[in-house]
Predicted 3D model of a 352-nucleotide part of an RNA (small-subunit ribosomal RNA, central domain) from an uncultured bacterium. RNAcentral holds the full RNA, with entries from ENA and SILVA. The coordinates come from a structure-prediction model, not an experiment, and the mean pLDDT is 86.
Context: one part of a larger RNA
RNA sequence: CUGGGCGUAAAGCGCACGUAGGCGGAUGCACAAGUUGGGGGGUGAAAGCCCAGGGCUUAACCCUGGAACUGCCCUCAAGACUGUGCGUCUUGAGUUCAAGAGAGGUAAAGGGGAAUUCCUAGUGUAGAGGUGAAAUUCGUAGAUAUUAGGAAGAACACCGGGUGGCGAAGGCGCCUUACUGGCUUGAUACUGACGCUGAGGUGCGAAAGCGUGGGGAGCAAACAGGAUUAGAUACCCUGGUAGUCCACGCCGUAAACGAUGGGUGCUAGAUGUUGGGGUCCUUAGGGCUUCGGUGUCGCAGCUAACGCGUUAAGCACCCCGCCUGGGGAGUACGGUCGCAAGAUUAAAACUC
Numbered sequence: 001c002u003g004g005g006c007g008u009a010a011a012g013c014g015c016a017c018g019u020a021g022g023c024g025g026a027u028g029c030a031c032a033a034g035u036u037g038g039g040g041g042g043u044g045a046a047a048g049c050c051c052a053g054g055g056c057u058u059a060a061c062c063c064u065g066g067a068a069c070u071g072c073c074c075u076c077a078a079g080a081c082u083g084u085g086c087g088u089c090u091u092g093a094g095u096u097c098a099a100g101a102g103a104g105g106u107a108a109a110g111g112g113g114a115a116u117u118c119c120u121a122g123u124g125u126a127g128a129g130g131u132g133a134a135a136u137u138c139g140u141a142g143a144u145a146u147u148a149g150g151a152a153g154a155a156c157a158c159c160g161g162g163u164g165g166c167g168a169a170g171g172c173g174c175c176u177u178a179c180u181g182g183c184u185u186g187a188u189a190c191u192g193a194c195g196c197u198g199a200g201g202u203g204c205g206a207a208a209g210c211g212u213g214g215g216g217a218g219c220a221a222a223c224a225g226g227a228u229u230a231g232a233u234a235c236c237c238u239g240g241u242a243g244u245c246c247a248c249g250c251c252g253u254a255a256a257c258g259a260u261g262g263g264u265g266c267u268a269g270a271u272g273u274u275g276g277g278g279u280c281c282u283u284a285g286g287g288c289u290u291c292g293g294u295g296u297c298g299c300a301g302c303u304a305a306c307g308c309g310u311u312a313a314g315c316a317c318c319c320c321g322c323c324u325g326g327g328g329a330g331u332a333c334g335g336u337c338g339c340a341a342g343a344u345u346a347a348a349a350c351u352c
Stems, first nucleotide, its partner, number of pairs: 004323003007306002012320001014204004021197003025089007033082002036078001038076006050066006092194001093191003096187005104180003108177004112156001116152008127138002165172002209250006218244002223239004261319006269297013301308002325352003334345004
């Protein structure tokens, strides 16, 4: 220097955008930087190694000649590949037009009904509630139940709600409106490689938590009480504050999971579902076919096995990230970030 890996054994950054860099479609001409094969030249000290011969009685040793020194440099011509320059192209990528599906996002505003709690009033009377059984608790100051009216906040039952849909991920579910992102299909017209990845960087990022100000119905860490129990700092019950909700600002982590990075191409099928297109038929509907998504099974192949299997963990290429025995330890120290909580980067001694 080369050689191994990352679904579950250690190992894919939570996700995206993108800088540098790396890599990059078809074709023509030119150049000759890299590179390749060829010709020539220089150098590659001597000794040693190797080959041939010779000298000491042999050998070790020594001498002569050759080969070798796989390398580097210069030069001549070539021009396949990489590169560079100029030109052309349309398959990659993008634009345009026409359709389409969708809990994609934001905001405000508006609207809606069911439920819950509270308030007021009526009826009404002794219990209600809760549990395995109870008690704490509420109730003759009229509870529970029931009827009418009102207020508030939060969440949107049922839905052929569905391994259904959308989103990069986190995530997204009442209705209407406004603004807005992405995707798919079909068509031909246009641009003409404009592409892929992406160290740093930037943004997004559940829940909990933090700051300021609101809001507070229900639920509910902490806390209090009642039970249970040997005890019960729990499980069960009655209460109950932060919080949960809104605005703005932080935090930046999760079993952030498909425990599976992104892109491209290739490699048997069967069956379900979802969104489009084409075509055929007796068009309620069905058949065939095609493109995109999402499931199940399965050939080849892969895998330690489990399993994966055109949505690959198969066969290849390009780029990034990460791993290197267990513990110590995702800790200490230092740096950066944060209001804090802490996050991130990240050891060693020692020990098995």